[in-house]
RNA sequence: GAUAAUUGUGGGCAAACCUAUCGAAAGAUAGGGACGCAAAGCUAUGGGUCUGUUGGCGAGCUUCGCCUAUGAUUGCCAGGUUGCCAGA
Numbered sequence: 001g002a003u004a005a006u007u008g009u010g011g012g013c014a015a016a017c018c019u020a021u022c023g024a025a026a027g028a029u030a031g032g033g034a035c036g037c038a039a040a041g042c043u044a045u046g047g048g049u050c051u052g053u054u055g056g057c058g059a060g061c062u063u064c065g066c067c068u069a070u071g072a073u074u075g076c077c078a079g080g081u082u083g084c085c086a087g088a
Stems, first nucleotide, its partner, number of pairs: 012037002017032006035075001041081003045078003048073003055067004
């Protein structure tokens, strides 16, 4: 490093929802709560998706529509990186 089979301790994290707070929003944080997860640890590096403050354009013009991440998402996919247990 690769392949096949077997084992797998002690535990860990925490979806939806509710409450409070922050935020323009997406969403985040804390507490409660468990749908699930062998990395559902970390990282926004690549892709995807979400929002659209600001900015731009249009109009039937203070209302509306479209475009736009520098914002968000690691429990969307991948990359990088770290860690626990058992067997050969």
Predicted 3D model of an 88-nucleotide RNA (c-di-GMP-I riboswitch aptamer) from Heliophilum fasciatum. The source organism's lineage runs through Bacteria, Bacillota, Clostridia, Heliobacteriaceae and Heliophilum. The model forms 95% of the base pairs in the Rfam consensus. It was read from a public genome assembly, where an Rfam model found it.